The RNA shown here (transfer RNA) has 75 nucleotides and comes from a Candidatus Woesearchaeota archaeon. Its mean pLDDT, the model's own confidence on a scale to 100, is 81. The organism belongs to Candidatus Woesearchaeota, within Archaea. Rfam family: tRNA. About the family: Transfer RNA (tRNA) molecules are approximately 80 nucleotides in length. Its family is annotated with triplet codon-amino acid adaptor activity in the Gene Ontology. The family's RNA type in Rfam is transfer RNA.
RNA sequence: GCUCCCGUAGUUUAGUCCGGUCCAGAAUUCUGGAUUUUCAAUCCAGAGACUCGGGUUCGAAUCCCGGCGGGAGCA
Numbered sequence: 001g002c003u004c005c006c007g008u009a010g011u012u013u014a015g016u017c018c019g020g021u022c023c024a025g026a027a028u029u030c031u032g033g034a035u036u037u038u039c040a041a042u043c044c045a046g047a048g049a050c051u052c053g054g055g056u057u058c059g060a061a062u063c064c065c066g067g068c069g070g071g072a073g074c075a
Base pairs, nucleotide, nucleotide: 001074002073003072004071005070006069007068010028011027012026013025020058029047030046031045032044033043034042051067052066053065054064055063
């Protein structure tokens, strides 16, 4: 340099193929509360995410193009 794959809460991950339903779901984490002599565990409530820009579309996490970052292969 070329080709391919990936990027979603602090962390892990579902959803992307085949666009649409309520607040993007779950686990964990964090905060508050209940329970307990205390801690742990359990229960309840809350906080928190689609890598960035543009395009297509009535509508994009999802499709298209480009950038950025990570990985693999070839040279």